Context: one part of a larger RNA
RNA sequence: GCCGGCGAGUUGCUGCGUGUUGCUUGGUUAAGCCCCUCAGGGGCGAAGCCGCAGCGAAAGCGAGCGUCAAAAGCGCGACACGGUAGCACGCAGCAGACCCGAAAGCGUGUGAGCUAUCCAUGGCCAGGGCGAAGCGGAUGUAAAAAUCCGUGGAGGUCCGAACCCUUCUGGGUUGCAAACCGGUGGGAUGAGCUGUGGAUAGGAGUAAAAGGCUUAUCAAACACGCAAAUAUCUGGUUCUCCCCGAAAUAUAUUUCGGUAUAGCCUCGGGCAACUACGCCGCGGAGGUAGAGCACUGAAUGAGUCUGCGGGGCCGCAAGCCUACGCGACUCAACCAAACUCCGAAUGCCGCGGCGACUAUCCCGGGAGUCGGACUACGGGGGAUAAACUUCGUGGUCAAGAGGGAAACAGCCCAGACCGCCAGCUAAGGCCCUGGAAUCCGCGCUAAGUGCAAAAGGAAGUGGGAGUGCGCAGACAGCUGGGAUGUUGGCUUAGAAGCAGCCACCAUUUAAAAAGUGCGUAAUAGCUUACCAGUCGAUGCACUCCUGCGCCGAUAAUUCUCGGGACUCAAGCGCGGUGCCGAAGCUGCGGGCCUCCCGCUAAUCACGGGGGGCGGUAGGGGAGCUUUCCACUCUGGUGCGAAGCGGCACCGCAAGGAGCCGUGGACCGAGUGGAAGUGAGUAUGCCGGC
Numbered sequence: 001g002c003c004g005g006c007g008a009g010u011u012g013c014u015g016c017g018u019g020u021u022g023c024u025u026g027g028u029u030a031a032g033c034c035c036c037u038c039a040g041g042g043g044c045g046a047a048g049c050c051g052c053a054g055c056g057a058a059a060g061c062g063a064g065c066g067u068c069a070a071a072a073g074c075g076c077g078a079c080a081c082g083g084u085a086g087c088a089c090g091c092a093g094c095a096g097a098c099c100c101g102a103a104a105g106c107g108u109g110u111g112a113g114c115u116a117u118c119c120a121u122g123g124c125c126a127g128g129g130c131g132a133a134g135c136g137g138a139u140g141u142a143a144a145a146a147u148c149c150g151u152g153g154a155g156g157u158c159c160g161a162a163c164c165c166u167u168c169u170g171g172g173u174u175g176c177a178a179a180c181c182g183g184u185g186g187g188a189u190g191a192g193c194u195g196u197g198g199a200u201a202g203g204a205g206u207a208a209a210a211g212g213c214u215u216a217u218c219a220a221a222c223a224c225g226c227a228a229a230u231a232u233c234u235g236g237u238u239c240u241c242c243c244c245g246a247a248a249u250a251u252a253u254u255u256c257g258g259u260a261u262a263g264c265c266u267c268g269g270g271c272a273a274c275u276a277c278g279c280c281g282c283g284g285a286g287g288u289a290g291a292g293c294a295c296u297g298a299a300u301g302a303g304u305c306u307g308c309g310g311g312g313c314c315g316c317a318a319g320c321c322u323a324c325g326c327g328a329c330u331c332a333a334c335c336a337a338a339c340u341c342c343g344a345a346u347g348c349c350g351c352g353g354c355g356a357c358u359a360u361c362c363c364g365g366g367a368g369u370c371g372g373a374c375u376a377c378g379g380g381g382g383a384u385a386a387a388c389u390u391c392g393u394g395g396u397c398a399a400g401a402g403g404g405a406a407a408c409a410g411c412c413c414a415g416a417c418c419g420c421c422a423g424c425u426a427a428g429g430c431c432c433u434g435g436a437a438u439c440c441g442c443g444c445u446a447a448g449u450g451c452a453a454a455a456g457g458a459a460g461u462g463g464g465a466g467u468g469c470g471c472a473g474a475c476a477g478c479u480g481g482g483a484u485g486u487u488g489g490c491u492u493a494g495a496a497g498c499a500g501c502c503a504c505c506a507u508u509u510a511a512a513a514a515g516u517g518c519g520u521a522a523u524a525g526c527u528u529a530c531c532a533g534u535c536g537a538u539g540c541a542c543u544c545c546u547g548c549g550c551c552g553a554u555a556a557u558u559c560u561c562g563g564g565a566c567u568c569a570a571g572c573g574c575g576g577u578g579c580c581g582a583a584g585c586u587g588c589g590g591g592c593c594u595c596c597c598g599c600u601a602a603u604c605a606c607g608g609g610g611g612g613c614g615g616u617a618g619g620g621g622a623g624c625u626u627u628c629c630a631c632u633c634u635g636g637u638g639c640g641a642a643g644c645g646g647c648a649c650c651g652c653a654a655g656g657a658g659c660c661g662u663g664g665a666c667c668g669a670g671u672g673g674a675a676g677u678g679a680g681u682a683u684g685c686c687g688g689c
Stems, first nucleotide, its partner, number of pairs: 001689006011095014026050003032044005054061002064076004098236002101233001105226006116200009125190001127159003130155001134151006163187003168183004202218001204214003239623006249262005263369002265366006275359001277355008290342001291340002296336002300332005307326003310322004372397010402413003417590004422586003428580003431564003437577001439576006450566001456551002460548010477534005483507003488502003513528001517526002591613008624678001626675008635667002643662005649656002
């Protein structure tokens, strides 16, 4: 891991509710007693309990009572309720209370044959090195000290076996081994190692101290018991079909992954009123969106006046000036959740009408839910970030399958009772992949834009509007002219159109600036404005609005149309005709639920008509099956029971027959009853492989 077996809402008491049975002259016995065909029944037994009256704290009164001065008012009652005992089921409380699971707590014991420390008594440590004190001798001295030589053999001394330990490394890692093996390393006369006997223990011991060790167990050993500790936690919880169907909110909480009450679901009963709901009309309350600046604040520019302050003039005073500051006022333009002179749309409340037809409401039994998610819109927080967070309103998912969005809970379409080799549509699509138009008409785009993006930029291109110029010749190009007073005045070393300042006149002209740019030291030179000629326009120049495109545009594999591919499109805009396309709708056949009508003794069945049947938590209903018991079938069975194997039958299903084989002795049906009653999941338990 697979297969088989086992494996989880039970039982007692009490209470509430529903159904049902008995009695109702109210119901019912408990302990106990008696009897019998004795582990099962029958009888006796009203003590007690519930009911029959309530109210008041009570005395008490009583269909009333309490309060109170009260015959008033008010509160609780009566009038208006059937009661009780059993049984079954739902639920609650107390018990282990659906099952399995702690880490722990406490009690009584067992352990120092491992290990820690201690006590007693024994044992062990090859060999080699260094050479302390002391001692002897010599030198030395007055005597010493001291020095030298020898002797000597100290030491938690040195090197290194046994022995003890285990530093680093390799192997081993389902091992040889639940700590080993090889190499390397530390101690090796010491706080050394070791044998035997003995002592100390569980909040205790022992500890050169690591929370170490106390028998492979230690921040409190092990065994048994309390014990089924407790577990607001995790996991698991076993047959079928039918009807309905949530919540992830509010309030409170040592509360936030729990719980209580309410909300929302379900089942039973009741009321049945335009009660609820939708639309229309009418009447209301309101201060949001927007807007506004009248208030409160914020804030830009200009002005005026006056006031105050600063600065200047001024001997003081007075006064004057000010491109300084503040304030007020006026004008103009603006801002605000906690501003409002104003003010919608929706929504909300009331009344009336219409629609729909019980959806609303009341009482009671049973729940689950109180981790929500995304999306659209309106806000707060954040950074006008987040698949962010927090509210409000709607939707979807959750608990919803089907079609579309390449794929994709929360987006778009649409709500799946079953069957069909029938039809029509929705969203979305119709060149190929790939079902359906290479469909029709008119435009746009040239960027593969389409098939990702901003500020900003550009003689891209289509449409529209406007202004000026133009065959008396525009615009561009080309040819020629572009002059004179004059080098204007000033300044300056110089300033001559062209450093700078001032002025910007006049003449000749077809036209020509006291000069547009380059240039010179200053002149010179080139050029422009301006004029003429040439050329000959479907014209030229400029501005604004608008459609589609261009640049802006850098990331690591070719990877931003699903792909192929596509250019009067297979892109974009407008208009049109078809078609495809879903579990939507229709058609045909079938099943179930429910309401109304008919028939009927009847809620059965049947006939007609209407509506319904996605579904998690969860509520309700109807059934199947297993084991055992009672009665019935005076059932079946060696002419073959159960069990097992096989098969084309019946039932919506759980399941049930029949036949054949195997098997070799028990088994069934109906009606009731009682449960150790249904297995795939619990890292479930036991066994087999």

Source information:
The prediction has a mean pLDDT of 85. This is a predicted structure of a 689-nucleotide part of an RNA (large-subunit ribosomal RNA, domain II) from a Planctomycetota bacterium. The RNAcentral record of the full RNA draws on ENA. It matches the Rfam family "Bacterial large subunit ribosomal RNA". Taxonomically the source falls in Planctomycetota (Bacteria, Pseudomonadati).